Large-subunit ribosomal RNA, domain II from Candidatus Vidania fulgoroideorum, 665 nucleotides, folded computationally.
The source organism's lineage runs through Bacteria, Pseudomonadati, Pseudomonadota, Betaproteobacteria and Candidatus Vidania.
The full RNA is in RNAcentral, with records from ENA.
The coordinates come from a structure-prediction model, not an experiment, and the mean pLDDT is 84.
[in-house]
Context: one part of a larger RNA
RNA sequence: GUCAGCGACUUACAUUUAAUAGCAAGCUUAACUGAAUAUGGUAGGCGAAGAGAAAUCGAGCUUUAAUAAAGCGAAACUAAGUUUUUAAAUGUAGACCCGAAACCAAACGAUCUAUCCAUGAUCAGGAUGAAUAAAUAAUAAAAUAUUUUGGAGGUCCGAACUCACUAACGUUGAAAAGUUAGGAGAUGAAUUGUGGAUAGGAGUGAAAGGCUAAUCAAGUUUGGAGAUAGCUGGUUCUCUCCGAAAACUAUUUAGGUAGUGCCUUGAUUUUCUUUUAUGAUGGGGUAGAGCACUGUAAUAGAAAGGAAACUUUACUAUAGCAAACUACGAAUACUUCAUAAAAAGUGUCAGGAGACAGACAAUGGGUGAUAACAUCCAUUGUCGAGAGGGAAAAAACCCAGACCAAAAGAUAAGGUCCCAAAAUAGUAACUAAGUGGUAAACGAAGUUAGUUAGCGAAAACAAUUAGGAGGUAGGAUUAGAAGCAGCCAUCCUUUAAAGAAAGCGUAAAAGCUCACUAAUCGAGCUAACUUGCACGGAAAAUGUACGGGGCUAAGUUACUUACCGAAGCUUUGGAUAUAAAAAUAUAUGGUAGGAGAGCGUUCCGUAAAUCUGUGAAGGUUUUUUUGUGAAGAAAACUGGAGAUAUCGGAAGUGAGAAUGCUGAC
Numbered sequence: 001g002u003c004a005g006c007g008a009c010u011u012a013c014a015u016u017u018a019a020u021a022g023c024a025a026g027c028u029u030a031a032c033u034g035a036a037u038a039u040g041g042u043a044g045g046c047g048a049a050g051a052g053a054a055a056u057c058g059a060g061c062u063u064u065a066a067u068a069a070a071g072c073g074a075a076a077c078u079a080a081g082u083u084u085u086u087a088a089a090u091g092u093a094g095a096c097c098c099g100a101a102a103c104c105a106a107a108c109g110a111u112c113u114a115u116c117c118a119u120g121a122u123c124a125g126g127a128u129g130a131a132u133a134a135a136u137a138a139u140a141a142a143a144u145a146u147u148u149u150g151g152a153g154g155u156c157c158g159a160a161c162u163c164a165c166u167a168a169c170g171u172u173g174a175a176a177a178g179u180u181a182g183g184a185g186a187u188g189a190a191u192u193g194u195g196g197a198u199a200g201g202a203g204u205g206a207a208a209g210g211c212u213a214a215u216c217a218a219g220u221u222u223g224g225a226g227a228u229a230g231c232u233g234g235u236u237c238u239c240u241c242c243g244a245a246a247a248c249u250a251u252u253u254a255g256g257u258a259g260u261g262c263c264u265u266g267a268u269u270u271u272c273u274u275u276u277a278u279g280a281u282g283g284g285g286u287a288g289a290g291c292a293c294u295g296u297a298a299u300a301g302a303a304a305g306g307a308a309a310c311u312u313u314a315c316u317a318u319a320g321c322a323a324a325c326u327a328c329g330a331a332u333a334c335u336u337c338a339u340a341a342a343a344a345g346u347g348u349c350a351g352g353a354g355a356c357a358g359a360c361a362a363u364g365g366g367u368g369a370u371a372a373c374a375u376c377c378a379u380u381g382u383c384g385a386g387a388g389g390g391a392a393a394a395a396a397c398c399c400a401g402a403c404c405a406a407a408a409g410a411u412a413a414g415g416u417c418c419c420a421a422a423a424u425a426g427u428a429a430c431u432a433a434g435u436g437g438u439a440a441a442c443g444a445a446g447u448u449a450g451u452u453a454g455c456g457a458a459a460a461c462a463a464u465u466a467g468g469a470g471g472u473a474g475g476a477u478u479a480g481a482a483g484c485a486g487c488c489a490u491c492c493u494u495u496a497a498a499g500a501a502a503g504c505g506u507a508a509a510a511g512c513u514c515a516c517u518a519a520u521c522g523a524g525c526u527a528a529c530u531u532g533c534a535c536g537g538a539a540a541a542u543g544u545a546c547g548g549g550g551c552u553a554a555g556u557u558a559c560u561u562a563c564c565g566a567a568g569c570u571u572u573g574g575a576u577a578u579a580a581a582a583a584u585a586u587a588u589g590g591u592a593g594g595a596g597a598g599c600g601u602u603c604c605g606u607a608a609a610u611c612u613g614u615g616a617a618g619g620u621u622u623u624u625u626u627g628u629g630a631a632g633a634a635a636a637c638u639g640g641a642g643a644u645a646u647c648g649g650a651a652g653u654g655a656g657a658a659u660g661c662u663g664a665c
Base pairs, nucleotide, nucleotide: 001665002664003663004662005661006660011093012092013091014090015089016088017087018086019085021083022082023081026046027045028044032040050057051056060072061071062070063069096234097233099231103224104223105222106221107220108219114198115197116196117195118194119193120192121191122190123188125157126156127155128153133148134147135146136145137144161185162184163183165182166181167180168179169178200216202212203211204210237598238597239596240595241594242593247260248259249258250257251256262354263352264351265350266349267348268347272345274343275341276340277339278338279337280336282334288328289326290325294322295321296320298318299317300316301315302313303312304311305310358383359382360381361380362379363378364377365376366375367374388399389398390397403574404573405572406571408570409569414564415563416562417549418548419547423561425560426559427558428557429556430555436551442536443535446533447532449530450529451528452527453526454525455524463520464519465518466517467516469493470492471491474488475487499514502513503512504511575588576587577586578585579584599654601651602650603649604648605647609644610643611642618638619637620636622635623634624633625632626631
């Protein structure tokens, strides 16, 4: 891991409500009794009257000085209770099941290990050479020195022994801590045998919260004990009807709970209610607008101050801004009313809930950075609890709400070259970028359509050829300054035309262009603006990448017709519910959850009955058949001795999930 078996809302008592049966202004017993589900037993309980804290009063009572006022009652149609059984919920109990870490008590542990006590044991070999002593030298005597002797030491080297610093291996190991190679101590605070002492909030500890039997920030075992768990996980057959919430308020409350809102079931009132349309009704201070007020604030002037620069201001003019500004002011929404239509709700009482982590999208806002699949509100939608079609794929987007069946039809969103159902459809344009099939400021003789202005057969625009001169190198400046460093002036002449020069150039000149003019040529040209579609700007991580192929339309814009396309709609047949005699009409997605109807299992009565060796139960990867389904019936094969209809009753009553338990493989 798979398979098989086991595995979770129970039981007792009490209360409440509903149904049920009995009796009824009454109903009923408990213990106990009893030849015992009978009978007896009325102690007690509930009800027929309430009010008050109570005394007490009583259809009234209480508060009060009060008769005022208020609270709780009674009335009227005459008024209903109580006991049993069943169901559901709640309470008390382990209370649906499994699950802590912990707490307390009593025992058992020092054969491991910590420390201590008693009594024993062990430490190859080598090295060093303290004190002491002796001799000699030395001294007045000592001190002192040398040699010898001697054998000290938590001394040295190094086996046994003890330890565990490093590395590798080992890591389902040879081993629940080791092996190998090195390493440390090795006469000492050494090591070790045997016996003994100290223990659970206690011991022991050269102290690491270490150790106290592979267990230690409180051992182990048993008990309290099914501790508790607002937490996690799990909770077993079918069909039918309805169907939520993720909000408010409160909470030692925030992942819990309670009341209310929202769901469901029953009873009841009855049209009270909701939606849509139209009309009326009323309040507003939002959007917008505006700048008298509150605040903010631009430009210019004026005035005041100042020597001036400039500064200030409650003045003037023009022009602004505002959630916490308003002399204005909508649309919606909301209140109330009327009419009409369609549906089917709403209120009250009673039983049962669930839920109180919401998500995204659109719109109006706050926070944030007019960031976030961010966060917090409001209104709506969808998901949640919603399948189907579309968006390649997809909770929340678009279309559309699945009772069942059908090789029927017409459609929605979206599509119609192939993958892949349907147009290689039509008309008129645009795009050349594979734009389409990612993005901005900005940039650009891309191209479409248009507007305005100007030039042009008296020849435009472009191109080619030619000219582009003289006074003069203007004056001044300067080393030089000659059109062209800088300053001043910028005239005249010849001309078809030519600046005291627009640019390059030279040290200064020279030189090359331009403006301007003519000729050649011969029909459009120039500038600005608006506009559609394209271009650049444009870098990302597995693999080209519109879903793919591929496309110049199979791209884009406008229009037209046809077709495809869903569980939506229609058609045909069927089921259930509600209304109803029927025809018929409407409805039938669904998590939490409420309500209803059923299937099956074990046992009991029915049953001294029925079936059964002419084959029970059980079994089979067989076949047929009934039922919406849980399931049922029959046949075949197997099996070899019991089984049970029907109608009832009672439950150890249904498994795929619990890191479930046991077994097998």